[in-house]
RNA sequence: CAAUCGACAAGGCAAACCAUCUCCGAAAGGAUGGGACGCAAAGCCAAGGGUCUAAACGGCGCGGGAGACGCCGUACGAUCGCCUGGUUACCGAA
Numbered sequence: 001c002a003a004u005c006g007a008c009a010a011g012g013c014a015a016a017c018c019a020u021c022u023c024c025g026a027a028a029g030g031a032u033g034g035g036a037c038g039c040a041a042a043g044c045c046a047a048g049g050g051u052c053u054a055a056a057c058g059g060c061g062c063g064g065g066a067g068a069c070g071c072c073g074u075a076c077g078a079u080c081g082c083c084u085g086g087u088u089a090c091c092g093a094a
Stems, first nucleotide, its partner, number of pairs: 005092002012039002017034004023030002037081001043087003047084003050079003056074006
């Protein structure tokens, strides 16, 4: 110095939950503040798989028909704090 690794210390992130005087979104979810279960990449990238959602679209039902409504399917939506992969990085004992 590099790869791996994670002791001490410093520093970092922040689940559930609560709030928003009525924040964004159809929803899932997200944002901001509080909070702290945890995290050595719990930094970043939705690329593969998984999961969640279904505005829209398609099919079906209803109906003379259209619309509305209901059911089913689909991600182009969401999640990287589900897994894998990619990529970058602070500290420095063994």